Small-subunit ribosomal RNA from an uncultured Planctomycetota bacterium, 1400 nucleotides, folded computationally.
[in-house]
RNA sequence: AGAGUUUGAUCCUGGCUCAGAAUGAACGUUGGCGGCGUGGAUUAGGCAUGCAAGUCGAGGGCGAACCCGCAAGGGGGAGACCGGCGAACGGGGUAGGAAUACGUAGGUAACGUACCCUUGGGACGGGGAUAGCCACGGGAAACUGUGGGUAAUACCCGAUGAUCUGCUCAACUGUAAAUGAGGAGCAGCAACUGGUGAGAUUCCGCCCAAGGAGCGGCUUACGCGACAUUAGCUUGUUGGUGAGGUAAUGGCUUACCAAGGCGACGAUGUCUAGGGGGUGUGAGAGCAUGGCCCCCACCACUGGCACUGAGACACUGGCCAGACACCUACGGGUGGCUGCAGUCGAGAAUCUUCGGCAAUGGGCGAAAGCCUGACCGAGCGACGCCGCGUGCGGGAUGAAGGCCUUCGGGUUGUAAACCGCUGUCGGGGGGGAUGAAGUAUACGAGAGCUAUCUCUUGUAUUUGACAGAGCCCCGGAGGAAGCACGGGCUAAGUUCGUGCCAGCAGCCGCGGUAAUACGAACUGUGCGAACGUUAUUCGGAAUCACUGGGCUUACAGGGUGCGUAGGCGGUUCGCUAAGUCAGAUGUGAAAUCCCCCGGCUCAACCGGGGAACUGCGUUUGAGACUGGCGGGCUGGAGUGAGGUAGGGGCGCGUGGAACUUCUAGUGGAGCGGUGAAAUGUGUAGAGAUUAGAGGGAACGCCGGCAGCGAAAGCGGCGCGCUGGGCCUUAACUGACGCUGAGGCACGAAAGCCAGGGGAGCGAACGGGAUUAGAUACCCCGGUAGUCCUGGCCGUAAACGAUGAGAACUAGCGGGAAGGCCCUUCGGGGGUUUCCCACGUAGCGAAAGCGUUAAGUUCUCCGCCUGGGGAGUAUGGUCGCAAGGCUGAAACUCAAAGGAAUUGACGGGGGCUCACACAAGCGGUGGAGCAUGUGGCUUAAUUCGAGGCAACGCGAAGAACCUUAUCCUGGGUUUGACAUGGUCGGAUUAGUUAGCUGAAAGGUUAAUGACACCUUCGGGUGGAACGAUCACAGGUGCUGCAUAGCUGUCGUCAGUUCGUGUCGUGAGAUGUCGCGUUAAGUCGCUAAACGAACGCAACCCUUAUCUUUAGUUGCCAGCGCGUCAUGGCGGGGACUCUAGAGAGACUGCCGGCGUCAAGCCGGAGGAAGGCGGGGAUGACGUCAAGUCCUCAUGGCCUUUAUGCCCAGGGCUGCACACGUGCUACAAUGCGUCGUACAAAGGGAAGCCAAGCUGCAAAGCGGAGCAAACCCCAAAAAACGCCGCUCAGUUCAGAUUGUGGGCUGCAACUCGCCCACAUGAAGCUGGAAUCGCUAGUAAUCGCAGGUCAGCAAUACUGCGGUGAAUGUGUUCCUGAGCCUUGUACACACCGCCCGUCAAGCC
Repeated sequence: AGAGUUUGAUCCUGGCUCAGAAUGAACGUUGGCGGCGUGGAUUAGGCAUGCAAGUCGAGGGCGAACCCGCAAGGGGGAGACCGGCGAACGGGGUAGGAAUACGUAGGUAACGUACCCUUGGGACGGGGAUAGCCACGGGAAACUGUGGGUAAUACCCGAUGAUCUGCUCAACUGUAAAUGAGGAGCAGCAACUGGUGAGAUUCCGCCCAAGGAGCGGCUUACGCGACAUUAGCUUGUUGGUGAGGUAAUGGCUUACCAAGGCGACGAUGUCUAGGGGGUGUGAGAGCAUGGCCCCCACCACUGGCACUGAGACACUGGCCAGACACCUACGGGUGGCUGCAGUCGAGAAUCUUCGGCAAUGGGCGAAAGCCUGACCGAGCGACGCCGCGUGCGGGAUGAAGGCCUUCGGGUUGUAAACCGCUGUCGGGGGGGAUGAAGUAUACGAGAGCUAUCUCUUGUAUUUGACAGAGCCCCGGAGGAAGCACGGGCUAAGUUCGUGCCAGCAGCCGCGGUAAUACGAACUGUGCGAACGUUAUUCGGAAUCACUGGGCUUACAGGGUGCGUAGGCGGUUCGCUAAGUCAGAUGUGAAAUCCCCCGGCUCAACCGGGGAACUGCGUUUGAGACUGGCGGGCUGGAGUGAGGUAGGGGCGCGUGGAACUUCUAGUGGAGCGGUGAAAUGUGUAGAGAUUAGAGGGAACGCCGGCAGCGAAAGCGGCGCGCUGGGCCUUAACUGACGCUGAGGCACGAAAGCCAGGGGAGCGAACGGGAUUAGAUACCCCGGUAGUCCUGGCCGUAAACGAUGAGAACUAGCGGGAAGGCCCUUCGGGGGUUUCCCACGUAGCGAAAGCGUUAAGUUCUCCGCCUGGGGAGUAUGGUCGCAAGGCUGAAACUCAAAGGAAUUGACGGGGGCUCACACAAGCGGUGGAGCAUGUGGCUUAAUUCGAGGCAACGCGAAGAACCUUAUCCUGGGUUUGACAUGGUCGGAUUAGUUAGCUGAAAGGUUAAUGACACCUUCGGGUGGAACGAUCACAGGUGCUGCAUAGCUGUCGUCAGUUCGUGUCGUGAGAUGUCGCGUUAAGUCGCUAAACGAACGCAACCCUUAUCUUUAGUUGCCAGCGCGUCAUGGCGGGGACUCUAGAGAGACUGCCGGCGUCAAGCCGGAGGAAGGCGGGGAUGACGUCAAGUCCUCAUGGCCUUUAUGCCCAGGGCUGCACACGUGCUACAAUGCGUCGUACAAAGGGAAGCCAAGCUGCAAAGCGGAGCAAACCCCAAAAAACGCCGCUCAGUUCAGAUUGUGGGCUGCAACUCGCCCACAUGAAGCUGGAAUCGCUAGUAAUCGCAGGUCAGCAAUACUGCGGUGAAUGUGUUCCUGAGCCUUGUACACACCGCCCGUCAAGCC
C1' cells in the first nucleotide's frame, strides 16, 4: 500500500467480497511445562446448605458448668439482658433513569458533619423507672400477657454558663446583592464529677464553644443517544405575597393574586441506554465500545412508607400491600444469595459448597484480642498475554518403505538407522533465601517536672494460610507436535478415486471420464502448544466525503416565481473587545497510553520519575480580520427624465376564408372510402353546381433555429386598461443587497363540480375490413370532451434531463433592439442588451461543454448514496373524486448502470456482384426398374455419414473370401503377427502317410536338414520347437483429449503486420473518400508511409504460325507391285507426333474520362481487352467429418471385446425419401445399306483370321509389353423400305423354358444368350433442379475396381449442336460504406406477460 468481481474487449460509476488488528468469546481438531492476568455477557429467573458484622466485663445488674474448701465462702466466667460504638463502610449488580444522572468549570452572601487533629472553657444538686431475674399464665410454633422486684456511662428535673442560639440598637466593611464581621443590651441552652488503678489535675472517657482536615447536601453554565411517519406542550403550570417545612435555597408544600412558561437552536411524545477515566481500531480526523481496575450515580423479591441516627428513607433494620416459596395442631407464622462458595432453569457459553486472617485494610476494645467469603492465597478452564522445551554434532550405499516417473531416474532426504555428546522442562530425593514489618511480655537505658500514659533504644522469647526461586544428588534422548491451507485474490502441486454424483465455496466460481478447486495419498506452504471456524468492532470504504465526494447522459436541480426566519454581504474613518491571537496562572484524581530508569534470569507483569491529558476557568495584553456601535462615500441596488421593440396579460368589439346545417334552383346516378374492399349514403333525387340564411371553432399567406414572458405559455384586426425589458441621461436616495427552510401565488394536457355552447374533430361505444385471433393499426358513424363563465385538481421527457446571484478567463461569424462618431450618402467605425452557430485554453469517463461553461472562484437553497421490492405498504395531510405530497421494511440478487470500441444482426439506408431472380432450354416430383437412406423385420440384417456441406456417400466391384464385439455353432490361449529373458531336450524346419472332423483343429507314424568348434566321442550356438515369464492382439470407447487429411462459406476479395500519428483505453488510421476493375485491380486525394498472406502473373492444356526431328505415323511429286490396300523403293512437302520458339501488350486510330486509371467503337489479327479450360483455396468459421485408412493420449478387454473355422447375414419388405436408368413414341420405332472420332487398356492380358453355333459362346491359334498387333462395331447422322397414332411393329417390367461363361462353389445371391411371356406408363399436383456456347440438350466410345458381376454408378473422351438475357423491383447468397441495438452462445439472439406443480 491494495486486490477480486458487471464487458467479446475498454474507460467510468457503483455495490458486493478479501488480505490487517482486536475480543470477558463460543465451536472443531490437537494438547508438554511455567509466570502474570482473566472467567455467568443469556433469566435484575428461582434458590437447599454453610459462612459473609460484630465488639466492649476497663459502662451496668445477673450468672450455668467447672475448680479450691468440711462448711461458710472464694475463684471462675459460658450465656442472655440493659447500655456504648459500629452496623449508612466494605462486598455485589446495571434493573431503572435521556436528566433530579454523568463529565468539565464555577457558586453556596443558602448548608451539614459521628469518629480524628488543634485551641479555650467546664462537669453542681436531685429524682423516678425498666429489661434481665422470680412467680403465675396464653400459644403447635413464632412469640407473648399479668404481677413482683433491680442496676447503670440508660432516662428525667433543677442550678451555672459563653465566643453558642434568638431578639433589639447604633455605626462599619464589602458586594451585583447583606441574612456578613465586630460592639452594646435582654432572653435561652450542658455534662456520668464515670472507668482503670494502691494511687489520676496527669491515662481512657463526658459537656460547651471556636478552628482544621476529610466527607457530604444544594445550585449555575456548557457538553453528553435515535425517531418530525411525535408539532405543538403546560394549571402547581410560570411569577409574586404570606405561612409552613428543611441542615439549607426553592411551588418543596399551602392560601391568595397575576397569566404566564417551554418550543423548529426541536418543546411534548415514543424507542433505546447506567455516565466518565478509559478500551479497540485508524496516518489522523473519526468510528465503535464502556468487561476486569479506578471515580460517580442508581438498585437490593416487586411497589409504597416512615422510624432510629452525625449520616439511611437503610442489601443480610422496621411497617403496609403484592407475587412466589416454606412450616402449621388450619387458629397462625416464616423467608428474600444483584455477598462467598454451591444448585436448578434457560443458554453456543463462563470455575471450588477450598485454605487463612500470616500480610494489607476495616469494626470494636485501654490492651491482649475477637470479628472480617474485604483481602491474601490455593483449585478448575490453552480464555488471553508472555517465556521455555520436545534435543545437539557427525552421518550417503543418498538404505528400506512411500509417492511420482519420459522407466533413465527423481523425491521424501542428513531425514532415519548408526556413532559421539548435552542435560533445559518434566520425574524422584535433599536442603532452603524470601514474602515478617510488628505486637505483646520480661529485664534494662534515656526523654516527657508528675504519670498507670507516650516516645527512642538494647537483650531474650513470640507471629507463615500459601508459595517456594536459585542450589545439590539420581537417571537417561529417555515423557513432550499439531492444526490449517496449496484455482485466482494468497505463500505452497502431483498422482489416484469420483463423473453436475458425492461434495466444495469468503468473492469470482469448481464437479457432466484426463478436476493443481470434491475425497484420499505423497509432497509442499504457513503458523506452532496451538491451529482453524463462527460471531462482533474498527480498518481497507474518499462507500455519509470536517480533514475528504457528488447532481447534462451513471443515484441526484425543487415545474416557476414572490418572500418570512436564517445564512452571506461594497467602500472609508473612529470607538469597542464578543469572536480571534499571545503571555501568565488554576484545574484537567489515580491507573492506562508514550519516554527514561529500575525489580522479578528475559518477557508478560510490577515499581519510580517525566511527558502528555489536544479540555475548561481566571487574568494581562494585541487590535489586522469577523462581529457590535457611531459618522461619511457612490461603483452594488433603487428612483426620476427622455426615447424604443415586442404573438407579454385582461376585457370589449369586429373581419374574411374554410366547414357544416337549412331553404330554393339546375341536374340525373352514382357518391364516398381503401393496399383492395365493405359498412355508409343516393331515383323519397345524393354527389356536383348556383343563390340565400344560420351556427360554432380556429386564425392561411406574412412566419423567420424571428420576438415576448418567471415558468406554464403567447399568433386575424381595432379600442380600452395594464406588467416587464432595453437604450440614452446622470437629477435623486445612500448598501436600501444576494439567496431563501417553512409559507404564499402562478402552473400544459387530461380529469372533476355547476351553468351555457356544440361547426369540425373525437376517448368510450356500434358497424365494416384485416387477421389464426384483432377488445389494434385502415374505413363508416359517434357520446363525453375539446369552446365560454365560475370553482376544484397541482401533475408532465413541467427538459437545456444543466437551481439562483456575482466576478474573472482567446476569438470569429450570423440574427434582433437602441444610442454615438465619420461619410464621397454607397457605406464605414465603435458601443450596450438579448438570441444562435463554430471554436482556443481549461474541464470531462467519454459523448461533449466552451464569456448563455459542464472553465476558475465566492454566497445561499434543493437533492443523491448498489439493483429489485417501490414511489409500493402503513401513518399523517390535501382533494368532491380521480388522486397528489410525505414515504419504509421484510425478502432477494452480484450485479444494476453511463459513455465509447470491435463485431454480428435489422421485415434500416446507399453502392455492387452471382444461373440469385427474370428471359429461355431440358429435367426431377407421376410409371417400371436400378441404387442409397429411413422405417419395419430378423438369430443377425456390422459400422460410419444427417439442412445447404448425409442419402449411385466411405464402397474404383458383399456368392466364399472381403467382413468388422453382425448372428448361430465348433475350436484355441505367449496366441494369426513382433521383441526379449530363463529352462528343456534333439524331439526340430521341411516332406510323406494314417485316423477323426463340416472345416479349423486334434492325434499318430515315418523320413529328416543348418552354422561353428572338434580330440570325430561329442560340445556350443542361431533359427525352429516345447514349457514359462515379460508381453502380443483389439475395425473395443472417446473426432468433445489429439496429429494428419478433408468438406463448407468461396476462387468470395478479403485478412493482417511494422513504423508513424490519433485516443486515458478497448481501438482507430493505413483498408476511408472520388473514379475504375473480375479483383484491397489500378489511378487521384488524404497522417500516413511501407510490407505480408490472398487477387493477378509465373505452371499444364487448348486455338494460329514458324522451326527442329521423321518411326511404328504421313504420301504431294518420282518409281515398283497388287483385283485391292503407303504393300515396297524413296520422300519431309502435307496431316500428325513432340521438342524449341513466335504471337495479344489497350501496342495502333477515334471518342469519353481529371492531362489519370480506365471505358466504348474501329483497324489489323488464328485469337482482343482475363481468348477457352484446368491446377492453384488467404486470416478464419462450423467443438463440421474421420480413433473403421494411418498415427496417437487416456480408458476398457486378456481361456477374450484377441485368433482360427463352417454356415448364415450385410441382398431380408406393408411402406417413405434422395439420386439415376428406360420410357410413354412418328423430329419416332424397326430391318437393311453406308460414312466420320477422340481418349484409353492389354501378358495369370488384349486376342486377329478361320471354323461351329440363331446367339451367348466354343474350337482355334497369327500378332502384340504396343503411333506397329488386339480390344474396335463408334453411335447419333445419311440413304431406301416398313409401321400411320393404336397401349401400337411404342415401352420393356415380370415370369417360364432351354442354354453359355467365370469360379472350389452361382440355393439363399452373379452375368450373358435364345425362344416365349408383354406389367405400369399416353408427358406427370404442390413443389423443385441444372445450364449463358462448343455451353444446354442429344449420341455413342474408353477406363479404373474386377475370377465373374448386379455399372443404369463413377472418371474421362470425342460426334451432332441450340434457345434466351444485356435488366436488378422481387426471392436466395455475398462484398464495401453508413445507421440503430438492451445482441456478443452474437436474431436459431435477447426478452415480456399468463399459467400447472413445488419452494421462499

RNAcentral holds the sequence, with entries from ENA and SILVA.